[in-house]
RNA sequence: GGCCCGAUAGCUCAGCUGGAUAGAGCAGGGGACUUCUAAGCCCAAGGUCGUAGGUUCGAAUCCUACUCGGGCCG
Repeated sequence: GGCCCGAUAGCUCAGCUGGAUAGAGCAGGGGACUUCUAAGCCCAAGGUCGUAGGUUCGAAUCCUACUCGGGCCG
């Protein structure tokens, strides 16, 4: 230098060929239970979907460039 994969909540990850509200588990917060704690139960909160543009009525999803991480080739 070229090519491929990945980047979504604090962490680990889903999210189908673009469709209406972006989800789960864990962690953290609250509640109930318990003599107390833990486990299990209930509730709520938590997101610029790596960045910037483009396409579209509509983008986490498609296109382009870039950044970061991993890999292959030279």